[in-house]
RNA sequence: CCUCGAAAAGGCAAACUUACUGAAAGGUAAGGGCGCAAAGGCAUGAGUCUAAGGUUUAAUACUAUGACUGUCAGCCUGCCGAAG
Numbered sequence: 001c002c003u004c005g006a007a008a009a010g011g012c013a014a015a016c017u018u019a020c021u022g023a024a025a026g027g028u029a030a031g032g033g034c035g036c037a038a039a040g041g042c043a044u045g046a047g048u049c050u051a052a053g054g055u056u057u058a059a060u061a062c063u064a065u066g067a068c069u070g071u072c073a074g075c076c077u078g079c080c081g082a083a084g
Base pairs, nucleotide, nucleotide: 002084003083004081005080011036012035016031017030018029019028020027021026034070040076041075042074044073045072046071047068048067049066053063054062055061
């Protein structure tokens, strides 16, 4: 250095609850802890969610300029070190 994820320290925090916020999806904070070695960062590609506004054939419709990185890739950064 690469592979890999034993150990220890530290870290993050799903569902759910409460408050605030948003048209919604969602977000923020506190509690909580299912899990996570990138569950750190970037909405770049795919995917997913929403539909205020807009469109229209008028309703179980379409549409992102709104979101989601704990869906999969991509890019950038990164702790520890048993074993190979």
A computed fold for an 84-nucleotide RNA from a Halanaerobiales bacterium, annotated as c-di-GMP-I-GGC riboswitch aptamer. The organism belongs to Halanaerobiales, within Bacteria. The prediction has a mean pLDDT of 85.